[in-house]
RNA sequence: GGCUCCGUAGCUCAGCCUGGCUCGAGCGCACGACUGAUAAAGGUUAAUAUUUUUAGAAAUCGUGAGGUCCGGAGUUCAAAUCUCCGCGGAGCCA
Numbered sequence: 001g002g003c004u005c006c007g008u009a010g011c012u013c014a015g016c017c018u019g020g021c022u023c024g025a026g027c028g029c030a031c032g033a034c035u036g037a038u039a040a041a042g043g044u045u046a047a048u049a050u051u052u053u054u055a056g057a058a059a060u061c062g063u064g065a066g067g068u069c070c071g072g073a074g075u076u077c078a079a080a081u082c083u084c085c086g087c088g089g090a091g092c093c094a
Stems, first nucleotide, its partner, number of pairs: 001093007010027004020077001029064005038055005070086005
């Protein structure tokens, strides 16, 4: 230098070929529910255990937030999706 592929939520990815519904899934995050490990205080006890109040982890369940789809331009009534130019990443050839 040439060619191919990739870039979508904080992360991992689908959706693109075949343009049109509100761009989805899992994980993560926030809130809540359930349960109540555990802790503190009170009561009780010889001491534990048990009990009351408060706070409350993990697991499980539910709800929600979070994106101008790498940037720009073009085509179109309409672009994550098609075309072009760039940027970044990976691979192949020389």